[in-house]
Molecule: RNase P RNA; transfer RNA
Organism: soil metagenome
RNA sequence: GGCGGUCGCUCCCGCCUCCGGGCGGGGGAGGAAAGUCCGGACUCCCACGGGCAGCAUGCUCGCUAACGGCGAGGCGCGGCGACGCGACGGAAAGUGCAACAGAGAGCAGACCGCCUCGGUCCCUUCGGGUGCCGGGGCAAGGGUGAAAGGGUGCGGUAAGAGCGCACCGCGGAGCCGGCGACGGCUUCGGCACGGUAAACCCCAUGCGGAGCAAGACCGAGUAGGGGAGCGGUUAUGUGGGCUGCCCGUCCCGCGACGCGGCGCUUCGGCGCCGCGGCCGACUCCCGGGUGUGUUGCUAGAGGCCGGCGGUAACGCCGGUCCCAGAUGAAUGACCGCCCUCCGCGGACGAUCGUGAGAUCGGCUGUGGAUGACAGGAUCCGGCUUA
RNA sequence: GCCGGAGUAGCUCAGCUGGUAGAGCAGCUGAUUUGUAAUCAGCUGGUCGGGGGUUCGAUUCCCUUCUCCGGCU
Numbered sequence: 001g002g003c004g005g006u007c008g009c010u011c012c013c014g015c016c017u018c019c020g021g022g023c024g025g026g027g028g029a030g031g032a033a034a035g036u037c038c039g040g041a042c043u044c045c046c047a048c049g050g051g052c053a054g055c056a057u058g059c060u061c062g063c064u065a066a067c068g069g070c071g072a073g074g075c076g077c078g079g080c081g082a083c084g085c086g087a088c089g090g091a092a093a094g095u096g097c098a099a100c101a102g103a104g105a106g107c108a109g110a111c112c113g114c115c116u117c118g119g120u121c122c123c124u125u126c127g128g129g130u131g132c133c134g135g136g137g138c139a140a141g142g143g144u145g146a147a148a149g150g151g152u153g154c155g156g157u158a159a160g161a162g163c164g165c166a167c168c169g170c171g172g173a174g175c176c177g178g179c180g181a182c183g184g185c186u187u188c189g190g191c192a193c194g195g196u197a198a199a200c201c202c203c204a205u206g207c208g209g210a211g212c213a214a215g216a217c218c219g220a221g222u223a224g225g226g227g228a229g230c231g232g233u234u235a236u237g238u239g240g241g242c243u244g245c246c247c248g249u250c251c252c253g254c255g256a257c258g259c260g261g262c263g264c265u266u267c268g269g270c271g272c273c274g275c276g277g278c279c280g281a282c283u284c285c286c287g288g289g290u291g292u293g294u295u296g297c298u299a300g301a302g303g304c305c306g307g308c309g310g311u312a313a314c315g316c317c318g319g320u321c322c323c324a325g326a327u328g329a330a331u332g333a334c335c336g337c338c339c340u341c342c343g344c345g346g347a348c349g350a351u352c353g354u355g356a357g358a359u360c361g362g363c364u365g366u367g368g369a370u371g372a373c374a375g376g377a378u379c380c381g382g383c384u385u386a
Numbered sequence: 387g388c389c390g391g392a393g394u395a396g397c398u399c400a401g402c403u404g405g406u407a408g409a410g411c412a413g414c415u416g417a418u419u420u421g422u423a424a425u426c427a428g429c430u431g432g433u434c435g436g437g438g439g440u441u442c443g444a445u446u447c448c449c450u451u452c453u454c455c456g457g458c459u
Base pairs, nucleotide, nucleotide: 001338002337003336004335005334006333007332009028010027011026012025013024014023015022016021030373034384035383037382038381039380040379041378042211043210044209045208047249048248049247050246051245052244054207055206056205057204058203059073060072061071062070063069074088075086076085077084078083089202090201094200095199096196097195111142112141113138114137115136116135117134118133119132120131122129123128150168151167152166153165154164155163170189171188172187173186174185175184176183177182215295216294217293225286226285227284228283229282230280231279232278233277237254238253239252240251241250257276258275259274260273261272262271263270264269302321303320304319305318306317307316308315309314339371340369341368342367343366344365345364346363348361349360350359351358352357387458388457389456390455391454392453393452396411397410398409399408405442413429414428415427416426417425435451436450437449438448439447
C1' cells in the first nucleotide's frame, strides 16, 4: 500500500420522525494539495475611449482561453559522439563602463624591438662590425591584458603593412530552397567603423485595478455617534464615480445664510476681504453595535475509452462517467490476511569444492516494520521545489 | 489570500554606483606595573544564508531556494 471485519466521522439522495434524530443507498484528497512564481475563468469598482508613467516579454512557425508555458525548427556555445544549454530584437539613435597591468581600450598607440639616414669612439681581412647620440619609416615579431584595430599562407618591401594575391571571415547585389527564422550558390568590394544592453536606453508586442477574507442575501441592533480637515453656502455651477496620474464620453446626487469693511456703480447691484452660522454622496482620527447566519461551493477551457488528423505539442468526432465541498475545520482507531522490505531456520534442486562447506533459485516455517514526500478551502492551465 | 524587509568575523553593525571585505567589542601576544585593571602597540579570525547564471571579474546585477521579522484583510 491492497482486501475484509468491528466501531467512529463527513457530504449528497430517498424514506421515517417523539424534530433530538433513525434507517437504507452512493461518494470522501495530491502529483505535488507546497511555494504564491506566471496566465486565466469568475465577482466587484458603472462602463468605455485616448494619452503619460510603470511593468512584462523578446529568433521563427505552430498549440492554447491565455501565459513569461508547451512542441517543432533555425542560429550560437559546449561535447569525439549520442546529446546538452541559451535571458536568442538593436552597438551605424544617443549616453555610459572596462579596475590593475599596458605604449595604447575607439576612430588610440611605441615598452622590448625591425629598417634606414647622419654624426661619433673603437676594431677592421677595407666588404664592414659593435656601442652611443640625433632624424625619419613601421606596427609584421615579442611583451601587458579578459579583450589590442580581421585570421592563415605566399609574394612584395629599406623594413613592414590587405600593399598585392589565395582561402576563411565581413559588407553589398543577384539567384535558388524554405510559410518563416535561415541555408546554399554566383559575383562585386573597401581590403575593413571592436566588446558590453540580467548597463541606462531605442524598437516591437502586451497589460485598468482589486481580489472568494471578491461579492450577494437575510436577520439583528447600537450611538442615524463625536472631532478635525477640505470643499461649498445659488450657479447652465459643483461634488462623487477605474483602486497610479491626466483628458474625454457617460452615470448618479445636489443641500445650506447673515453681518461688517473697502472699491466700482448705469443706483438694479457686482467684486474682494474678515467674522459668525449652516450643508456634505469627500479625507483622516476616536468610539459603539450585529448572527459570526445563508449563499458564493463545485457539471468543468472536466475525466476515462475508442477512432481520425498532425513529426509533436495538441485538435476533431463518437461513447461513457459524475469522482471532497468542510468551516476550530470531516476520511480516524483496532484486528486479520496478502503484497513489499529486513533478519533467523528447514528440506529440495543446480553449480563449485578432495572435504568441511560456499553461492544461487523457487517452496515453506517464524520474528519484525524499513511502506517515500506529504494533506484541500473559489476553480482551472503551467512553472519551481520536496 | 495580498504586500514589504533582513541574512557579512565569536557578537553588534558598515560596505551594494561591479574592481577581489572593514570598524567597534571579544580573544591572543608584547610593553607598562610589586601585581591586576586601565592604557599603548601588534596579531588571529570570513565558503558575504545555499545553489545556478550574466560579466574579464559579483557582497553588489538576474533567477531560484532556505530561515527569520513585520503590515493589511